[in-house]
RNA sequence: CUUAUCAAGAGCGGCGGAGGGAACGGCCCGAUGAAGCCCGGCAACCUGCAUAUCAGCAAGGUGCCAAUUCCGACGGCGCAUCCGGAUCGAGAGAUGAG
Numbered sequence: 001c002u003u004a005u006c007a008a009g010a011g012c013g014g015c016g017g018a019g020g021g022a023a024c025g026g027c028c029c030g031a032u033g034a035a036g037c038c039c040g041g042c043a044a045c046c047u048g049c050a051u052a053u054c055a056g057c058a059a060g061g062u063g064c065c066a067a068u069u070c071c072g073a074c075g076g077c078g079c080a081u082c083c084g085g086a087u088c089g090a091g092a093g094a095u096g097a098g
Base pairs, nucleotide, nucleotide: 001098002097003096004095005094006093011039013038014037015036019029020028021027024072025071026070040065041064042063045061046060047058048057049056069092074089075088076087079084
C1' cells in the first nucleotide's frame, strides 16, 4: 500500500501493585485491586483434514477476553420550538491475509 472483518463470544484463578479505555473531547473502568506477566478461556483470518454443492471437524500460526471499534469528532438525509436525537456514509483505528 491492497483487501476482508469489526452488534456475537471469552475467569469468582496466581503473581503484581496504579493505572487503564489509541490519539483529541466526553463518558467510564480501577485498592470490592489498573497496567504487565503466568495460567485459563473465546473465536476461526491463515493453516491442516474432510467434502464436492454446501460450508463440516481440528486448533499448528496470529488475534482477542468492560462498555457497538465505549460514544462523538467530518459529510448526506430527513425528525425536533430549542437542547438534541435517528439513520447512511466518510475519516481515524484494530486484527488477519497478501

A computed fold for a 98-nucleotide RNA from uncultured Butyricicoccus sp., annotated as SAM riboswitch aptamer (S box leader). The sequence is in RNAcentral, with records from MGnify. Lineage of the source: Bacteria > Bacillati > Clostridia > Butyricicoccaceae > Butyricicoccus. The coordinates come from a structure-prediction model, not an experiment, and the mean pLDDT is 83.